Overview
Model confidence (mean pLDDT): 81 of 100. Transfer RNA from a Candidatus Vogelbacteria bacterium, 74 nucleotides, folded computationally. Its Rfam family is "tRNA". It is annotated as a transfer RNA. From the family's description: Transfer RNA (tRNA) molecules are approximately 80 nucleotides in length. The family is grouped with related families in Rfam's "tRNA clan". Rfam links the family to the GO term triplet codon-amino acid adaptor activity.
[in-house]
RNA sequence: GCCGAUGUAGCUCAGGUAGUUAGAGCAUCGCACUCAUAAAGCGGAGGUCGUAGGUGCAAGUCCUACCAUCGGCA
Numbered sequence: 001g002c003c004g005a006u007g008u009a010g011c012u013c014a015g016g017u018a019g020u021u022a023g024a025g026c027a028u029c030g031c032a033c034u035c036a037u038a039a040a041g042c043g044g045a046g047g048u049c050g051u052a053g054g055u056g057c058a059a060g061u062c063c064u065a066c067c068a069u070c071g072g073c074a
Stems, first nucleotide, its partner, number of pairs: 001073007010026004019057001028044004050066005
């Protein structure tokens, strides 16, 4: 230099062929339970979906460039 994969909550990840409000588990906070603690139970908070553009009535999803990580080729 060229090619490919991945990028969504603190962590690990879902999210079909674009469609009404972006989710799960763990962690965290609160409640309840208990003599007490933990587990199991109930509830809350936490996200400009890597960045910037484009298409479109509508983009996490499609297109382009760039960035980061990983891999391959030279």

The RNAcentral record of the sequence draws on ENA. The source organism's lineage runs through Bacteria, Bacteria candidate phyla and Candidatus Vogeliibacteriota.